The prediction has a mean pLDDT of 83. Small-subunit ribosomal RNA from an uncultured bacterium, 1520 nucleotides, folded computationally.
RNA sequence: AGAGUUUGAUCCUGGCUCAGAGCGAACGUUAGCGGCGGGCCUAACACAUGCAAGUCGAACGAGAAAAUCCCUUCGGGGGUGAGUAAAGUGGCGCACGGGUGAGGAACGCGUAGGUAAUCUACCCUCUGGCGGGGGACAACACUCCGAAAGGAAUGCUAAUACCGCGUAAGACCACACUCUCUGCGGUGAGAGUGGUAAAAGGUGGCCUCUUCUUGAAAGCUACCACCAGAGGAUGAGCCUGCGUCCCAUCAGCUUGUUGGUAAGGUAAUGGCUUACCAAGGCUAAGACGGGUAGCUGGUCUGAGAGGAUGAUCAGCCACACUGGCACUGGAACACGGGCCAGACUCCUACGGGAGGCAGCAGUGAGGAAUAUUGGGCAAUGGGCGAAAGCCUGACCCAGCCACGCCGCGUGAGUGAUGAAGGCCCUCGGGUCGUAAAGCUCUGUGGGGAGAGACGAAAAAUUUCCAUUCGAAUAGGGUGGAGACUUGACGGUACCUCCUUAGCAAGCACCGGCUAACUCUGUGCCAGCAGCCGCGGUAAUACAGAGGGUGCGAACGUUGCUCGGAUUUACUGGGCGUAAAGCGCGUGUAGGCGGACUCGCAAGUCGGUUGUGAAAUCCCUGGGCUCAACCUAGGAACUGCAUCCGAAACUGCUUGUCUUGAGUAUGGGAGAGGAUUGCGGAAUUCCCGGUGUAGAGGUGAAAUUCGUAGAUAUCGGGAGGAACACCAGUGGCGAAGGCGGCAAUCUGGACCAAUACUGACGCUGAGAUGCGAAAGCGUGGGGAGCAAACAGGAUUAGAUACCCUGGUAGUCCACGCCGUAAACGAUGAGUGCUAGGUGACGCGGGUAUUGACCCCUGCGUUGCCGUAGCUAACGCGUUAAGCACUCCGCCUGGGGAGUACGGCCGCAAGGCUAAAACUCAAAGGAAUUGACGGGGGCCCGCACAAGCGGUGGAGCAUGUGGUUCAAUUCGACGCAACGCGCAGAACCUUACCUGGGUUAAAUCCGCCAGAAAGUUUCAGAGAUGAGACCGUGCCCUUCGGGGAAUUGGUGAGAAGGUGCUGCAUGGCUGUCGUCAGCUCGUGUCGUGAGAUGUUGGGUUAAGUCCCGCAACGAGCGCAACCUCUUUCGUUAGUUGCCAGCGCGUCAUGGCGGGCACUCUAGCGAGACUGCCGAGGUUAACUCGGAGGAAGGUGGAGAUGACGUCAAGUCCUCAUGGCCCUCAUGCCCAGGGCUACACACGUGCUACAAUGGCCGGUACAAACAGACGCGAGACCGCGAGGUGGAGCUAAUCUGAAAAAGCCGGUCUCAGUUCGGAUUGGAGUCUGCAACUCGACUCCAUGAAGUUGGAAUCGCUAGUAAUCGUAGAUCAGCACGCUACGGUGAAUACGUUCCCGGGCCUUGUACACACCGCCCGUCACACCAUGGAAGUCAGUUGCUCUAGAAGUCGGUGGGCUAACCCUUUGGGAGGCAGCCGCCUAAAGAGUGACUGGUAACUGGGGUGAAGUCGUAACAAGGUAACC
Repeated sequence: AGAGUUUGAUCCUGGCUCAGAGCGAACGUUAGCGGCGGGCCUAACACAUGCAAGUCGAACGAGAAAAUCCCUUCGGGGGUGAGUAAAGUGGCGCACGGGUGAGGAACGCGUAGGUAAUCUACCCUCUGGCGGGGGACAACACUCCGAAAGGAAUGCUAAUACCGCGUAAGACCACACUCUCUGCGGUGAGAGUGGUAAAAGGUGGCCUCUUCUUGAAAGCUACCACCAGAGGAUGAGCCUGCGUCCCAUCAGCUUGUUGGUAAGGUAAUGGCUUACCAAGGCUAAGACGGGUAGCUGGUCUGAGAGGAUGAUCAGCCACACUGGCACUGGAACACGGGCCAGACUCCUACGGGAGGCAGCAGUGAGGAAUAUUGGGCAAUGGGCGAAAGCCUGACCCAGCCACGCCGCGUGAGUGAUGAAGGCCCUCGGGUCGUAAAGCUCUGUGGGGAGAGACGAAAAAUUUCCAUUCGAAUAGGGUGGAGACUUGACGGUACCUCCUUAGCAAGCACCGGCUAACUCUGUGCCAGCAGCCGCGGUAAUACAGAGGGUGCGAACGUUGCUCGGAUUUACUGGGCGUAAAGCGCGUGUAGGCGGACUCGCAAGUCGGUUGUGAAAUCCCUGGGCUCAACCUAGGAACUGCAUCCGAAACUGCUUGUCUUGAGUAUGGGAGAGGAUUGCGGAAUUCCCGGUGUAGAGGUGAAAUUCGUAGAUAUCGGGAGGAACACCAGUGGCGAAGGCGGCAAUCUGGACCAAUACUGACGCUGAGAUGCGAAAGCGUGGGGAGCAAACAGGAUUAGAUACCCUGGUAGUCCACGCCGUAAACGAUGAGUGCUAGGUGACGCGGGUAUUGACCCCUGCGUUGCCGUAGCUAACGCGUUAAGCACUCCGCCUGGGGAGUACGGCCGCAAGGCUAAAACUCAAAGGAAUUGACGGGGGCCCGCACAAGCGGUGGAGCAUGUGGUUCAAUUCGACGCAACGCGCAGAACCUUACCUGGGUUAAAUCCGCCAGAAAGUUUCAGAGAUGAGACCGUGCCCUUCGGGGAAUUGGUGAGAAGGUGCUGCAUGGCUGUCGUCAGCUCGUGUCGUGAGAUGUUGGGUUAAGUCCCGCAACGAGCGCAACCUCUUUCGUUAGUUGCCAGCGCGUCAUGGCGGGCACUCUAGCGAGACUGCCGAGGUUAACUCGGAGGAAGGUGGAGAUGACGUCAAGUCCUCAUGGCCCUCAUGCCCAGGGCUACACACGUGCUACAAUGGCCGGUACAAACAGACGCGAGACCGCGAGGUGGAGCUAAUCUGAAAAAGCCGGUCUCAGUUCGGAUUGGAGUCUGCAACUCGACUCCAUGAAGUUGGAAUCGCUAGUAAUCGUAGAUCAGCACGCUACGGUGAAUACGUUCCCGGGCCUUGUACACACCGCCCGUCACACCAUGGAAGUCAGUUGCUCUAGAAGUCGGUGGGCUAACCCUUUGGGAGGCAGCCGCCUAAAGAGUGACUGGUAACUGGGGUGAAGUCGUAACAAGGUAACC
């Protein structure tokens, strides 16, 4: 510090996700030790049991027992225990310490102040005191009530308990006086007069003084206690400034409310309370209401600013079962106190009682989840005490838990036969791996044994010394030295010895992000997943294994926080098109604001002082062996307050200025607005004339109008609406918007020149006005147009597009509505920053008689463009540039501009405006393609022009389907279907049925025999069982051995037309023989990419030329190759035969020749080379000459980058998988040949351009020894017999056919056509039944030119005619090749199809066979409405009212004190009454939440239905 994810790719916007750190955690797997910390986040739920606050006998009275000892008359008594225990009075404490975070949005907390408005027990210092009296009440005793808890009566008694009196330095109160300070309210100090209020003793010691006198008392003294006062310290109360969460879909709130006066109350101010008076107070700087929350120091994160958080530790607050209340006290409205009410639990004798773990442990419950009913007061701290001491679940320790942090260990060195074993493998090897074993060491932890701490210093007691009080050598206080004694942890830490490598490693991950790869299993299953995404038979993504990576006593997962996220942007973002400028003005608050100047000092800046608790963080040290941890010092705590200073800037104030703004004067421009009037053209309607059959409308029609006279045309009239031309990116207006002419009223801008005011300005939350169209209300008006509606068409449908009609509406007046793609998708204002060129308005200058032209100023309105900006597109002085000011708005897509609530509206609806849920994208700009019922240019038998077919018939053949035991398999638009198959009777053959076999090829070992051949039996055959015959080659020692081969046997391997063409190679098809496809360097662009390859010409061609930020190059094109067309030359057999000769009925048959044809080698020839014209002087095109051939002459071979997961695992090869007495192999028979049907490709026809019969002519190419087979003979024929010749320019197949000549048929289902069937045969073959071809005789079907549709062909082509070959025993209508005869037509490129180039649009990129919308149906999810219903919170009005304070009363009761007439009174108490008031109850509202028949839309969901709305001109441009 970033990364992944939208796309085919790119840049941007933007969300989602990840890597980091952290945690009081939990869960899973695993687990050796120690140290330091931490440990109910949930139910402030309920609690059994024990403990958590007591202490003081030196305040007081009273006072046991057990036990033991002694005595005893055995009844008992006494001593010790013991002035002990227990209890009581009294004092102090119990308000601390400990727990929890429910409530509370508040002076609660934090911070800084105030208190002149206050209190403060215990503690410290100082001052002054402590006199003299009195009456009670507990305990106790006794009586009584009660189950108990507890209570009542009577009697006795003490005090540091209680109460008077005396005294009063000082204190307090009242009155008036002086002074200080002052915020003028007061406050402090001083002196004066009057009044008020105190006290308690205890313990130790001593007799100096007095009395009795061993010694005591008074007394003295010391200490502790007590009273009054002053001060301090500490703690607390109250008040104030500032800070302190979310919602405005909470906008108004308030009656003790705001203030005053008086009184009450409090320690104290105050509506704190009451009475009266006034009517105030708060609020957009957020009152009131709702929700949530203890606050802080800090903690986590972050570079920081921030964000989140508030466990442990510390400060503050609040609470103590729930609610209320007071008492005591210095302090409480009191966790382990009280009273009342309520809920709950327990006891009960049913009458009544008891209780409060949010103290420490512990239990139940809840929960994902959080510990022992431990030890000790040794230390620290607290309470009481003079002290010893007692108490202390505070605390110190221990126990449990890997909950966290930190440290240590599980060994170290050496060790290659790279062991065994596992895994992988290309079978060679690699890896685990120096890892192990082995050898040499070490001893932390663990175990055993021994020794053994620090934490402890005091207090107390005691000895001594010093000092002080004292009459004192007594005693006490203070300080110092010494002695004595105290440890829960714990026999723990630590140390030493012994022991043995022995007892101690896991977890997660390994597709990318992100370090780490293979095998096996699985087969969109099981599963994984943080995001993208993996899994449908070769998964580095699932599961297991081997290996690896990371961390390590832990590792992962989940949850939460911050970060990354500049993704709320203060630091530090945006708003033309990505989300985002209010439709536009006016203007309030607010914010901001020109120049100069005096002053002030609020902001600002510098410094001082105080504070910012400690701890934490940071730095430097120190202590535990280190670390974590602990600790000392420092720094820091960015804050607040205070005082001093500065005066530039902001602010405030004073005075001034003119440039911002405005006013006045003079001009011209304008569809600016409102009202009134006028005008012509046109449409429609009405009247009349002329006139006749149609008109109208459309793609074509029809509805419609018209013989009752339309349309057309002429004249007249009515009425409404809109204003052609001018008219223009011209004008005006803030926007919406404004268009005939004239008048009236009226707003604004601009220009020119001067004068005046003197910052008067800009923006503008709320507010308010204007605001197209449509719509609404009332009343008019209504020609045309025209939602709705009707009809006609179109269509599969057509609630549309088209047509004919047609009502609201459109128009006017008045009133609403308040929205638009209200757009420049661009808020307003000001300043600055190159220009060029138009237009409009108003000027100036030069010049002119004048007008132009030219130069120039201001304002407005366009285009192009520099810098700059921008993601790009683009913007560019009219900014989207550079800056400032103010306002509005945005924060992923959908849900949704929706629901609910509120406001507005007559309604329609508008404004404001969510959430649940869901997705990983949704978007912007640009790029390359592809596509378009977009455009331009061009090509092709693409159409057109022609010729002939297919589709109809019969048959052949292939396919589908069906059937079957099997009908083997593959191929499926073009580019499967006479295709693989250049040939299924057996074989082929892969399929089926049945029979059989269990290893046949190669290699190796052993045995036997060479091999080969003939043959018998069983069997369907395979096969099984035999028999006969027979020996070659090499060596030889003559026994034999070897090679080769056969059989048997052993070992080990094969085989598969089984699957996957979507794992592959190779080969092939196709676009397409289309002209394209790319690269290097350079340049342009952020980039994908572009350029080159585009453009102007031209070509069959990216062929060539020219131009050009491109210059070159490659694969393609062309050419080179083959055949063919002409000629030359060479050669002349098997070919040829002109001339010569021989021979024949005849024939190159023979001699001869090679001239010609021909054969097959080598050459020539054609190149736009020549001429003319056009063209850019080019490329090239057109015409011509010559030529056998002319513009690539014709044909072939040749197929760029790529596309179709195209085809083929059944040609072959091959990975993986599968079968192994079978999915292998052998054999017989069957099947591939089936047959209601459908399709493709062909053949033959339907006839006279023909059929039949007879005669007769002319090819090319090819094949032939397992062959072609002549002549001859036989057969009607297929064919047979026979065999010449031929290994082929020699012989043979071989007859070419159409053609030509002659004859016949005469338009018919025929002398056309030949299917089908019967019979008889031929040939091949082991074998023609299933299932061959051919022949003869007989039979003689459909068919009379073929619907929609569709195919081929542009010249030696189509059409037509035959010939040959491959395969092959036989089988050809197929295929391949060959020649014969031999046309028609092409105007042309509008249309169909395919293709190329450029351009345009795009929401497509699996690329239009694309994408995609809505209803309906089904499932699930969340949500709105809803008659109601349930619960919670809360307001208001009432009822009733416990305890309690206060007030009143007090006839009952009454010790202290006072008065007294001795009765009583004062004072007090009970009781009663009143105000207030908790819980409770009644009524009525509000809000929130749950639930609900039914209902609304929404979202999601591999393959549902209907259509086709959008994206291309999306087929009616789309959208608001």